[in-house]
RNA sequence: GGCCGGGUGAUGGAACAGGCAGACAUGUGGGACUCAAAAUCCCAUGAUCGCGAGAUCGUGAGAGUUCGAUUCUCUCCCCGGCCA
Numbered sequence: 001g002g003c004c005g006g007g008u009g010a011u012g013g014a015a016c017a018g019g020c021a022g023a024c025a026u027g028u029g030g031g032a033c034u035c036a037a038a039a040u041c042c043c044a045u046g047a048u049c050g051c052g053a054g055a056u057c058g059u060g061a062g063a064g065u066u067c068g069a070u071u072c073u074c075u076c077c078c079c080g081g082c083c084a
Stems, first nucleotide, its partner, number of pairs: 001083007010026003019067001027045006046057004060076005
């Protein structure tokens, strides 16, 4: 230098013939159970704003297409692999 795969909450990892982002698990917080704890079970858990109802933003960065992009296109950054 060329080709291929990947980048999503605190973490692992889903969702894509374009239409509710974060299922599920881990972790964390609260509760139940227990004399107490462990284990187990239940609830909550992206960010900001708001007393609240709720609003806005959010899929590596930027741009494009579209009514609508995590998903398609382009450029760049980062990680891994293969070739030279």
Molecule: transfer RNA
Organism: Candidatus Wildermuthbacteria bacterium